[in-house]
Molecule: RNase P RNA; transfer RNA
Organism: Desulforhabdus sp. TSK
RNA sequence: GGAGCAGGGCAAAUGAUCGCUGAUCCUUUCCUUUCGAGGAAAGGGUGGGAGGAAAGUCCGGGCUCCGCAGGGCAUGGUGCUGGGUAACGCCCAGUCUCGGCGACGAGGAGGAAAGCGCAACAGAAAGCAGACCGCCACGCCUCGGCGUGGUAAGGGUGAAACGGUGAGGUAAGAGCUCACCAGUCUCGGUGGUGACAUCGAGAGCUAGGCAAACCCCACCCGGAGCAAAACCGAAUAGGAGAGCGUUUGAGGGCUGCCCGUCCGAGCUCUCGGGUUGGUUGCUUGAUCCCAUCGGUAACGGUGGGACUAGAGGAAUGAUCAUUGCCUCAGCCUCUCUUCGGGGGAGGAUGAGGAACAGAACCCGGCUUAUGACCUGCUCCAAAU
RNA sequence: GCCCCCGUAGCUCAGGCGGAUAGAGCACAAGAUUCCUAAUCUUGGUGCCACAGGUUCGAGUCCUGUCGGGGGCA
Numbered sequence: 001g002g003a004g005c006a007g008g009g010c011a012a013a014u015g016a017u018c019g020c021u022g023a024u025c026c027u028u029u030c031c032u033u034u035c036g037a038g039g040a041a042a043g044g045g046u047g048g049g050a051g052g053a054a055a056g057u058c059c060g061g062g063c064u065c066c067g068c069a070g071g072g073c074a075u076g077g078u079g080c081u082g083g084g085u086a087a088c089g090c091c092c093a094g095u096c097u098c099g100g101c102g103a104c105g106a107g108g109a110g111g112a113a114a115g116c117g118c119a120a121c122a123g124a125a126a127g128c129a130g131a132c133c134g135c136c137a138c139g140c141c142u143c144g145g146c147g148u149g150g151u152a153a154g155g156g157u158g159a160a161a162c163g164g165u166g167a168g169g170u171a172a173g174a175g176c177u178c179a180c181c182a183g184u185c186u187c188g189g190u191g192g193u194g195a196c197a198u199c200g201a202g203a204g205c206u207a208g209g210c211a212a213a214c215c216c217c218a219c220c221c222g223g224a225g226c227a228a229a230a231c232c233g234a235a236u237a238g239g240a241g242a243g244c245g246u247u248u249g250a251g252g253g254c255u256g257c258c259c260g261u262c263c264g265a266g267c268u269c270u271c272g273g274g275u276u277g278g279u280u281g282c283u284u285g286a287u288c289c290c291a292u293c294g295g296u297a298a299c300g301g302u303g304g305g306a307c308u309a310g311a312g313g314a315a316u317g318a319u320c321a322u323u324g325c326c327u328c329a330g331c332c333u334c335u336c337u338u339c340g341g342g343g344g345a346g347g348a349u350g351a352g353g354a355a356c357a358g359a360a361c362c363c364g365g366c367u368u369a370u371g372a373c374c375u376g377c378u379c380c381a382a383a384u
Numbered sequence: 385g386c387c388c389c390c391g392u393a394g395c396u397c398a399g400g401c402g403g404a405u406a407g408a409g410c411a412c413a414a415g416a417u418u419c420c421u422a423a424u425c426u427u428g429g430u431g432c433c434a435c436a437g438g439u440u441c442g443a444g445u446c447c448u449g450u451c452g453g454g455g456g457c458a
Stems, first nucleotide, its partner, number of pairs: 001380008010371001012323007020049002023046010051356001055367002058365005063225004070259004076220004080094005095109001096107004110216002115214001117210002132155002134151007163181006182206001184203008229280004239271006251263004287306008325353005331347006385457007394410004403441001412428005434450005
């Protein structure tokens, strides 16, 4: 210098002018009044005003309302181990497998010797295996071959062809037998909380893939969502049509469905009409910062400090100046030099640039979008 | 703001239960018929299955994430 890997915080600063928003205080005017006060408008002062993702709405929780005698079924989600947490599909630490020369990264990673299935095309054969060519034996023969049987070592097909190497064996072959190796299962020892690792013995000679198809196993799960919901106020007419039903029980509750049980004379759909204002919920919270202790860590305990938007068709902005950052251009200075119109550092000048994006009940995560910077590490090349 | 649904040819839709060269109707193009046109008959083209990644031997289909469109609510 090039190519990368991991982590971290930041989201330009200051000032001036003009605005926006809601809070609070003061003044003036008006209205109401139970005479305490309350409300509205205008003007002025003070202090506050987006994010790391506010986004996607993909998970989990708080909160609110509905529901909750009992039994059964289905759907859905998660899926190595241990821990963290309010909880999670998140995070931390580890195991195993895979990728990378490496720093390091990724994993939806239970079960296919429970069941039921699937595998197009090609190929002889695709899951209980299987003879197209080849090889071997026997028979026939017009001596070219043909037929029957054996054979999975060789060829060919495919994503995938039922352990690998060597020796024995055989008509030719084959775990048919043996040795070694790989893998599976069972038993036992050691280490570990555990996933698992490692060692020894034995068995059978090999049991393939797909569960992000059905399924099985283990665990979890009531429904909706702040347009939830509560209160005050306003408005009204239950108008027209259609369908179902009244003990032969429509419909509703038990918020997926059924049994069971309770209520039960109205219920459903379409068209039309009225009101569409205010307050609360609303921001002090699993909150943030610092110190210390425990823990490898995620995180937790203790102590101290801070208050940091609460709008409601929806504010948080614009312009200018100075400084800082980045890019480009030529100029100047210093330095290295292989002496080249070369490399590096610094300085002033000019021009340009500064991303993604805007809270809407609140938190913890994930994912996606995105700018410049800092720190540590790896590999390659050159020089020393 | 919250909750759902959809994306396949120029248009409207099938296919969703993995095995394709992805179909149907209308439209379009060529030919036949006709003096010419329409209608009719014959034939043909047309798609990165919205985009990207993953699972699988294999994805329009299964899973995840983006993008775009539509609907509902007090």